Description:
This is a predicted structure of a 1540-nucleotide RNA (small-subunit ribosomal RNA) from a bioreactor metagenome. The sequence is in RNAcentral, with records from SILVA.
RNA sequence: AGAGUUUGAUCCUGGCUCAGAACGAACGCUGGCGGCGUGGAUGAGGCAUGCAAGUCGCACGAUCACUCGCGUGUAGCAAUACUAGCGAGUGGAAGUGGCGCAAGGGUGAGUAAUGCGUGGGCAAUCUGCCUUCUAGAUGGGCACAACCUGGCGAAAGCCGGACUAAUUCCCAAUGUGGUAGCUUCGGGCAUCCGAAGCGAUCUGAAGCCGGGGACCGUAAGGCCUGGCGCUAGAAGAUGAGCCCACGUCCUAUCAGCUUGUUGGUGAGGUAACGGCUCACCAAGGCUUACGGGUAGCUGGUCUGAGAGGAUGGUCAGCCACACUGGGACUGAGACACUGCCCAGACUCCUACGGGAGGCUGCAGUCGAGAAUCUUUCGCAAUGGGCGCAAGCCUGACGAAGCGACGCCGCGUGUAGGAUGAAAGCCUUCGGGUUGUAAACUACUGUCUUUCGGGAGCAAGGAACAUGGGUGAAUAAUCCAUGAACUUGAUAGUACCGGAGGAGGAAGCCACGGCUAACUCUGUGCCAGCAGCCGCGGUAAUACAGAGGUGGCAAGCGUUGUUCGGAUUUACUGGGCGUAAAGGGUGUGUAGGCGGUCGUACGUGUCGGGUGUGAAAUCCCAUGGAUCAUCUGUGGAACGGCAUUCGAAACUGUGCGGCUAGAGUGCGGGAGAGGAAGGUGGAAUUCUCGGUGUAGCGGUGAAAUGCGUUGAUAUCGAGAGGAACGCCGGUGGUGAAGACGACCUUCUGGAACGCAACUGACGCUGAGGCACGAAAGCUAGGGGAGCAAACAGGAUUAGAUACCCUGGUAGUCCUAGCCGUAAACGGUGUGCACUUGAUGUAGGAGGAAUUAUCCCCUUCUGUGUCUAAGCUAACGCGAUAAGUGCACCGCCUGGGGAGUACGGUCGCAAGAUUAAAACUCAAAGGAAUUGACGGGGGCCCGCACAAGCGGUGGAGCAUGUGGCUUAAUUCGAUGCAACGCGAAGAACCUUACCUGGGCUUGACAUGUGACUGGAUGCUGAUCGAAAGAUCGGAGGCCUUCGAGGCUGUCACACAGGUGCUGCAUGGCUGUCGUCAGCUCGUGCCGUGAGGUGUUGGGUUAAGUCCCGCAACGAGCGCAACCCCUGUGAUUAGUUGCUCGCGCGCAAGCGCAGAUCUCUAAUCAGACUGCCUGUGAUAAGCAGGAGGAAGGUGGGGAUGACGUCAAGUCAGUAUGGUCCUUAUGUCCAGGGCUGCACACGUGCUACAAUGAUCGGUACAGAGGGAAGCGAAGCCGCGAGGUGAAGCUAAUCCCCGAAAACCGGUCUCAGUUCAGAUUGGAGUCUGCAACUCGACUCCAUGAAGCUGGAAUCGCUAGUAAUGGCGCAUCAGCUACGGCGCCGUGAAUACGUUCCCGGGCCUUGUACACACCGCCCGUCACAUCAUGAAAGCCGAUUGCACCCGAAGUGGCUGUCGUAACCCGCAAGGGAACAAGGUCCCUAAGGUGUGGUUGGUGAUUGGGAUGAAGUCGUAACAAGGUAGCCGUAGGGGAACCUGCGGCUG
Repeated sequence: AGAGUUUGAUCCUGGCUCAGAACGAACGCUGGCGGCGUGGAUGAGGCAUGCAAGUCGCACGAUCACUCGCGUGUAGCAAUACUAGCGAGUGGAAGUGGCGCAAGGGUGAGUAAUGCGUGGGCAAUCUGCCUUCUAGAUGGGCACAACCUGGCGAAAGCCGGACUAAUUCCCAAUGUGGUAGCUUCGGGCAUCCGAAGCGAUCUGAAGCCGGGGACCGUAAGGCCUGGCGCUAGAAGAUGAGCCCACGUCCUAUCAGCUUGUUGGUGAGGUAACGGCUCACCAAGGCUUACGGGUAGCUGGUCUGAGAGGAUGGUCAGCCACACUGGGACUGAGACACUGCCCAGACUCCUACGGGAGGCUGCAGUCGAGAAUCUUUCGCAAUGGGCGCAAGCCUGACGAAGCGACGCCGCGUGUAGGAUGAAAGCCUUCGGGUUGUAAACUACUGUCUUUCGGGAGCAAGGAACAUGGGUGAAUAAUCCAUGAACUUGAUAGUACCGGAGGAGGAAGCCACGGCUAACUCUGUGCCAGCAGCCGCGGUAAUACAGAGGUGGCAAGCGUUGUUCGGAUUUACUGGGCGUAAAGGGUGUGUAGGCGGUCGUACGUGUCGGGUGUGAAAUCCCAUGGAUCAUCUGUGGAACGGCAUUCGAAACUGUGCGGCUAGAGUGCGGGAGAGGAAGGUGGAAUUCUCGGUGUAGCGGUGAAAUGCGUUGAUAUCGAGAGGAACGCCGGUGGUGAAGACGACCUUCUGGAACGCAACUGACGCUGAGGCACGAAAGCUAGGGGAGCAAACAGGAUUAGAUACCCUGGUAGUCCUAGCCGUAAACGGUGUGCACUUGAUGUAGGAGGAAUUAUCCCCUUCUGUGUCUAAGCUAACGCGAUAAGUGCACCGCCUGGGGAGUACGGUCGCAAGAUUAAAACUCAAAGGAAUUGACGGGGGCCCGCACAAGCGGUGGAGCAUGUGGCUUAAUUCGAUGCAACGCGAAGAACCUUACCUGGGCUUGACAUGUGACUGGAUGCUGAUCGAAAGAUCGGAGGCCUUCGAGGCUGUCACACAGGUGCUGCAUGGCUGUCGUCAGCUCGUGCCGUGAGGUGUUGGGUUAAGUCCCGCAACGAGCGCAACCCCUGUGAUUAGUUGCUCGCGCGCAAGCGCAGAUCUCUAAUCAGACUGCCUGUGAUAAGCAGGAGGAAGGUGGGGAUGACGUCAAGUCAGUAUGGUCCUUAUGUCCAGGGCUGCACACGUGCUACAAUGAUCGGUACAGAGGGAAGCGAAGCCGCGAGGUGAAGCUAAUCCCCGAAAACCGGUCUCAGUUCAGAUUGGAGUCUGCAACUCGACUCCAUGAAGCUGGAAUCGCUAGUAAUGGCGCAUCAGCUACGGCGCCGUGAAUACGUUCCCGGGCCUUGUACACACCGCCCGUCACAUCAUGAAAGCCGAUUGCACCCGAAGUGGCUGUCGUAACCCGCAAGGGAACAAGGUCCCUAAGGUGUGGUUGGUGAUUGGGAUGAAGUCGUAACAAGGUAGCCGUAGGGGAACCUGCGGCUG
């Protein structure tokens, strides 16, 4: 620091996902040790049991037990035993009293502020214990517990009577002081505060424990002294209370809230201010209030570069709570976790009458949960309570235990060791790898084990001694010091030492990319994986296993959560023309921002000081534990807040000026700007009249419709409504919507010119207000044309459409509503700045004019092109999408959805505001290359057209499908399968079927053992054969090594036309012999890519020329090659023949090298020449010459690629399957099967013919298991025969059509020949299934072929015969060649098909056989509505009203004080009663919210369902937006708008 993922590829936008760190975690696998931390996050759910707050006898009385002393009595001679009583000590239980129990400990339910944080204030306050200071502590009195006794009760407990102590309580005295007020002084911040003085009234106390000389006292004691306590006051410290400012989550689908509410006066209350409470008065107060949801807050913690974001467990500070709700009491402090009262729920006890309880203390238990520990030890330390103290208490705390929950540390050995062992895995079979890893050798001794030694944490404490303080004091007491004694839960732990021995100690995850790490086997869209992309359908580095490798390591992975990456909420640090995003437009309130000069202040701003910012944490330095985690000390830091001093540029505020912004004024012009009133002509329609007659109208074509009752057409007159031609223009005006005949009236705004006036008056603008096309709504008019709906006619498979004929709302007017549009420049408003060119509208000026033209300058508006710059690109470019400023609006992945619910508005339609669940990994923008278009342009092709001949009809042949079959082997399937593989199925072929056999095999190689009858020859039996069984004769070579060879057995293996052409090679088809396909360098572009290769011409051609940011090149084209057409040269047999000879002739011989021919080498043709044309080019047209003329004709030759095209059955080949069979051999059958369909052919249907007779002319091939002559036989197929021929020699071999002549005369025929019967020939082992041919006889369909469709442009079509391959023969009418005869037509490129180039659109890219929309049906999921039903919470009204404070009252109640001798009275207190308030509860009625709900609405997702085809191309009716109507559905139609 980035990466993956949208596409064929690209750039961008944009989401999703990953790599990092962290955790109070959980789960899976695994697990050696130690240290330090940490551990109920869920049900603030319920709790058994034990413990968690007591202490003081130096405050007090009584009592029990024990010990000691004194001592009474009894027994006894006595010792002694027992014992009443008194005193002292120790210990225990209860009580009075004091202090504590408000701390410590737990939890986070509630709380969005009565809280917390930071900083202030209290001049508005309190403070037990503690410290300091001042002053005191006198004299009396009455009770109540305990105890005793009576009673009630199951219990808990309660009631009555009588006695008693105190540091309990009460009264009085004393008043240093305190307290209202007043005076003086000082201060301050308004009320006021402080000090001093005076001062009415009121106001206090308690003792206990030691020690002691003189003196007093019977004694106790007084007295002196010390300690602890007590009272009043003044201060301090600590703690608490209250107030203020700022900060502190989400939600506006919560916008208004509030009646003690806001303030005042007075009173009450409080420690204290205050509506805190009350009475009266005024009507205020607040506003992100009020409401809803969620939440303890902070120091901090995690993350991050930071800014931020998330979080608040452990530790620390604050707050709140203690079963739920309410309440007060006591007290310095509570409205009190282990106190009280009441109500409620729950649990327990009960004798049923009534009682008891509160683990959110420490352990522990149940429950719920993915999940969180021991019912441990100790007060030794630290701290707390009480006490003079010893000490007691302390689940605070200190320790241990459990849990890999986290962090840190250590170990599981170290070194050597190659035959690179064995084994595993892989393998190209050579080897590689695990791997120095192991074994083995030599060492070490951490941790574990065992034995032994063995800490620190301990400071104190009482008594003693010494010194000092107080004191009269050598008592006592306090302080310091000293020696001895004594205190340890952890713990016999840490640590140290000895022994022993490599001995006890490694796993988890991953290995397709991101992301480090690869192979084999199994599986076969199955099983499964997956964070995203995505793997798996027979060769899976992605599943599972294994080997290997990578990573981390006592852990490793997974899941969850947070931050990061994410600049993906953008303060730092984003955007809005087309990706999501500018409000439809203006006006204007609050707010934000604001020209220039001077002056003052000092709000913001900047600098210095001070206080605070708790500690811990983080960071730095240093120290302690062996290191580290951990921890001690110090520093820095804590971005902050407050206060104080200073500065004055900028900002702000006050004051005073200015004129450049803004506005006013004056002047002459422009304009479909708005409103009202009036006027006009053209056209449509209708009415009336005239003329006139049969059609009109409408369409792609028609029909519905109108018309003989007279239409259409035409002329005249009239009525009525709506809209305003030409001018008219990317011209004008307006804020936008919008505005178009003419005239009048009223009225708004802008531009220009002048520079008189005001003096910043400005810009923007949340809410608000106003305007706002079309459609639509309400009421009333109007209604010509047009026209949703509707009706009819067409079209169509259908046609709820497009087309046609009609036609109602509506369109028009008046008044009101609606408030939306692709309301668009898809571009908010304002100001400033930044190159140019050229139109146009309005104004002004200059110069020059006949001119008001042209020209120049300038301001404003409106267009086009362009520079810089910007932009993802397209593009924008002074009218910015450039550069800046100010303000507003809006966006944050797609779908769900601009939807639901709620609110507001509306008569309604609906508008506006506006989610979530769920679901996907994309959705999108621009541009690129292709492909496609019922887009365009150019061009070509037997593509059409023009022609000729066919196919489709018949019969037959052949191939295919189908059917059949034991098998009808397999493959080929649009063009580009179908007379194709097959250039030849009777057996063989043959792969198929039935049956019979063989198993190292029909065939190859190797090894081992055996054999030596090598091999080979031959016989018999069974059999259809293959084969099986039994025999015979003969009887190996040799280097002497079981070496070669043969056979048998065994093992490796052979074999497979079994599968996969979608694993492959090779070959082939096709587009297409179409003219294309690319590369290097350069240039352009961010890039994919482009350019070149496009353009203007031209060509058969990317052929050539010209131009050009391209210049060159390659594969294709062409040429080079072959055949053919002309000539030359050479050569001359087997070919030829000018000549001679022979022969009746055929021919032969000689001779020749002229001709034909043969076959080798050359020549020739190149737009070379001429004319015209064209850009003078390339070329084209015509001509000359020439055998041939513009690639002369034909062939071979097939670019980059496409179709997963074809072929595993031609061969090769990976994988897979079979192995006494899917191999192999044999016989027979089948591939030939036949209701049918199709393709390709042959023969015909006849007279351009058939038939008979005569007669003429080829080329190219083939021939030795061959071609086979002549001759003879047969009607013929053929037979016989054998000459010649290894072939320019011989043979196949007679070419046929043509030509000449005869017959037939238009018929199912003298056409046609199928079929069938018979007789034969040939090949072959064999013609039954199943050959060909011949002859005789038979003589079917068929009389030129529907829709449709094929070939062909010249030696071509058509037509005629001939040859060859395969082959024993042949179903060949097929294929491949050869020659003969030999046409017609092409105007032309509109159309059909195919192709090429350019361009355009695209939502396509497995590319139109594409993509894709909606209804319906089924399944699943989430959600809205819904009569209701069930909760939760809350408002209001009313009822009831516990406990309790407060008020009033207070009887026949009451110890202290007062009066009184007393009785009694008074004061004071108080039970009870009553009033206000009030928890829980109840009734009624609302709000909010949750759950459920028959039924119902849409949504999403699913396999190959149904119906159509709406969109993307002109998508076949251009699409889309708003609105209205209609329709199974996509949709259709009307009106207005937009171009996307």